A computed fold for a 328-nucleotide part of an RNA from a Rickettsiales bacterium, annotated as large-subunit ribosomal RNA, domain IV. The coordinates come from a structure-prediction model, not an experiment, and the mean pLDDT is 86.
[in-house]
Context: one part of a larger RNA
RNA sequence: CGAUGUUGAAGGAACUAGGCAAAUUGCACUCGUAACUUCGGGAGAAGAGUGGCCGUUAUGAAGGCAACUUCGUAACGGCGUCACAGAGCAGGGGGUAGCGACUGUUUAUUAAAAACACAGGACUAUGCAAACACGAAAGUGGAAGUAUAUGGUCUGACGCCUGCCCGGUGCCGGAAGGUUAAGUGGAUGGGUUCACGCUCUGAAAUGAAGCCCCGGUGAACGGCGGCCGUAACUAUGACGGUCCUAAGGUAGCGAAAUUCCUUGUCGGGUAAGUUCCGACCCGCACGAAUGGCGUAACGACUUCCCCGCUGUCUCCAACAUCGACUCA
Numbered sequence: 001c002g003a004u005g006u007u008g009a010a011g012g013a014a015c016u017a018g019g020c021a022a023a024u025u026g027c028a029c030u031c032g033u034a035a036c037u038u039c040g041g042g043a044g045a046a047g048a049g050u051g052g053c054c055g056u057u058a059u060g061a062a063g064g065c066a067a068c069u070u071c072g073u074a075a076c077g078g079c080g081u082c083a084c085a086g087a088g089c090a091g092g093g094g095g096u097a098g099c100g101a102c103u104g105u106u107u108a109u110u111a112a113a114a115a116c117a118c119a120g121g122a123c124u125a126u127g128c129a130a131a132c133a134c135g136a137a138a139g140u141g142g143a144a145g146u147a148u149a150u151g152g153u154c155u156g157a158c159g160c161c162u163g164c165c166c167g168g169u170g171c172c173g174g175a176a177g178g179u180u181a182a183g184u185g186g187a188u189g190g191g192u193u194c195a196c197g198c199u200c201u202g203a204a205a206u207g208a209a210g211c212c213c214c215g216g217u218g219a220a221c222g223g224c225g226g227c228c229g230u231a232a233c234u235a236u237g238a239c240g241g242u243c244c245u246a247a248g249g250u251a252g253c254g255a256a257a258u259u260c261c262u263u264g265u266c267g268g269g270u271a272a273g274u275u276c277c278g279a280c281c282c283g284c285a286c287g288a289a290u291g292g293c294g295u296a297a298c299g300a301c302u303u304c305c306c307c308g309c310u311g312u313c314u315c316c317a318a319c320a321u322c323g324a325c326u327c328a
Stems, first nucleotide, its partner, number of pairs: 001323008010314002014312001019309001027051005036041001038157001052079012080084001092307004097302002099299002104116002120155007132141003158294004163224003168221002170217005177212003183206002189200004225243005252286001253283001264280005
């Protein structure tokens, strides 16, 4: 000097990105226990008290014929210690907000989470030799199942809901029409020939799906405006005009896990708060199953605050053990 432990005056988070680490709490019984809530919970909420040993009285259980033995319970009285759940083992607690409903799963070896899954919801395909998947095929799975079934895609408990746009892309439907391959067709023309023939070229017409075309479809891929004016202070603009569009963002939420300007403005908390909570709305660039907004319970998740507690700190010190170091 380091590692692992133990202890510490006064203060008690002033440390720090952050209470990281450590400390506190810890058991049983009695009392007591809030908001909120899906009425189950929350809850061991929080918080308070008691606990050893001796004696007296009362009383329970088991065994036994009985005497009695063993294990307890309650009330009262007393005794000693710094300390009676005397060692060891053994929850710190509360409030707020975000995300995800939950238990679960995950990057074997830097990520355990808000990611994945999930029950529930929806769309879509599939009538059975099913769709779909593996396989040149046979065949097999699906399934010894049969639409309350099976496959695919999205969303993700529950509650309230899920607006407008079918112009583009996709999908579905459409016995008309246009375009269109091989094929069918064989006009015309060429080569050769005395001729018959052989051979080459190949027009019109006919000819499927697809595409064009006509409709439908958003819990399909997706999208959801601009400018100008206007009310008897000012400001604002319910209102009007105009351009464009397939349609111009509804409800709800909003400086948000989304806000650049921004430490926005106001309020709360602090003596002092770029974080936090509640509002406002000027949403650079929220928004409705790429789900929107709430939500009890849950979380080794994330944010902020408070109580308790402490060597995290003011500010370090001592001790124990093991190293390093010096000497042998």